[in-house]
Context: one part of a larger RNA
RNA sequence: CUGGGCGUAAAGGGUGCGUAGGUGGUCUCGUGUGUUGGAUGUGAAAUCCCACUGCUCAACGGUGGAAUGGCGUUCGAAACUACGAGACUGGAGUGCAGGAGGGGAAAGCGGAAUUCUUGGUGUAGCGGUGAAAUGCGUUGAUAUCAAGAAGAACACCGGUGGCGUAGGCGGCUUUCUGGAAUGCAACUGACAGUGAGGCACGAAAGCUAGGGGAGCAAACAGGAUUAGAUACCCUGGUAGUCCUAGCUGUAAACGGUGUGCAUUUGGUGUGGGGGGAAUUGACCCCCUCCGUGCCGGAGCUAACGCGUUAAAUGCACCGCCUGGGGAGUACGGCCGCAAGGCUAAAACUC
Numbered sequence: 001c002u003g004g005g006c007g008u009a010a011a012g013g014g015u016g017c018g019u020a021g022g023u024g025g026u027c028u029c030g031u032g033u034g035u036u037g038g039a040u041g042u043g044a045a046a047u048c049c050c051a052c053u054g055c056u057c058a059a060c061g062g063u064g065g066a067a068u069g070g071c072g073u074u075c076g077a078a079a080c081u082a083c084g085a086g087a088c089u090g091g092a093g094u095g096c097a098g099g100a101g102g103g104g105a106a107a108g109c110g111g112a113a114u115u116c117u118u119g120g121u122g123u124a125g126c127g128g129u130g131a132a133a134u135g136c137g138u139u140g141a142u143a144u145c146a147a148g149a150a151g152a153a154c155a156c157c158g159g160u161g162g163c164g165u166a167g168g169c170g171g172c173u174u175u176c177u178g179g180a181a182u183g184c185a186a187c188u189g190a191c192a193g194u195g196a197g198g199c200a201c202g203a204a205a206g207c208u209a210g211g212g213g214a215g216c217a218a219a220c221a222g223g224a225u226u227a228g229a230u231a232c233c234c235u236g237g238u239a240g241u242c243c244u245a246g247c248u249g250u251a252a253a254c255g256g257u258g259u260g261c262a263u264u265u266g267g268u269g270u271g272g273g274g275g276g277a278a279u280u281g282a283c284c285c286c287c288u289c290c291g292u293g294c295c296g297g298a299g300c301u302a303a304c305g306c307g308u309u310a311a312a313u314g315c316a317c318c319g320c321c322u323g324g325g326g327a328g329u330a331c332g333g334c335c336g337c338a339a340g341g342c343u344a345a346a347a348c349u350c
Base pairs, nucleotide, nucleotide: 004321005320006319007304008303012318014201015200016199017198021194023192025088026087027086028085029084030083031082034080035077036076037075038074039073040072041071042070049065050064051063052062053061054060091191092188093187094186095184096183097182103177104176105175106174107173108172109171110154114150115149116148117147118146119145120144121143125136126135162169163168206247207246208245209244210243211242215241216240220236221235222234223233258317259316260315261314262313263312266295267294268293269292270291271290272289273288274287275286276285299306300305323350324349325348332343333342334341335340
């Protein structure tokens, strides 16, 4: 190098955009890069292999042949590949039309609940637990009514339902804004798919600065439990959780399943669009495209299971794996304010 793999055994990059690269639709003409046929030159000899042969045999030797990855020159071929020229519309994109949506950003508004403050009623308990205690309460708590303040989150609808590349997104209204699906087939005419580096985005926690702080709550304190209890339970409670600007760049970032395209029996739900038939009409029914589930056929799989949303059958490109521990560690480099992240061994050992 070839050969084997990556749902759960080691192995899919957290996600996208995209550079180089490798890959690429249909038709015509040309060139002749790869490709391919012939001729020719070269590929020293010895060695290896084959035949015959010489030493009595063999080793050893002689003669002839074959072989020699290849390389050069020259004459041809033109399917495929490549390049050049031209054309096409099925891939891709644009346009137009009416719909769906917690997609993103900003501003404003709303009610329930909670806590606090003030006032009214009211009196001895409240709270909490397995049981208690710490705690709160006669300076009037808990309960209840009214008024006010604050912050955070949006019950029901709500759904293996929707949207988003992923992370993720849920009260209502307005403004700005991205994408996808469907239908028409007007336009461009291969403009494409993948993507080493690169760039951007990226939950929570954490960090910097400034705000904010109701509830919850690491740390911490106290009460219990216990042999002990640096826990589980209870009473408190600070960072944090929230906002603005910046950083961090990691997750069981999971469908543990990279992206794109094509092909391959079905059944049944559900979301969005279109068409048909029918009807007074929304329904119902039939067809179709896209999404999202369940069940299953062939096939695949070590099994479990997957099964047109493939883990089936193929193609293109990328990433990754190669026994366990040592170790995602040390060292070095790069990044970061730090915490740390990325890259990434070896000795030794089983």
Notes
The part of an RNA shown here (small-subunit ribosomal RNA, central domain) has 350 nucleotides and comes from a metagenome. It matches the Rfam family "Bacterial small subunit ribosomal RNA". The RNAcentral record of the full RNA draws on SILVA.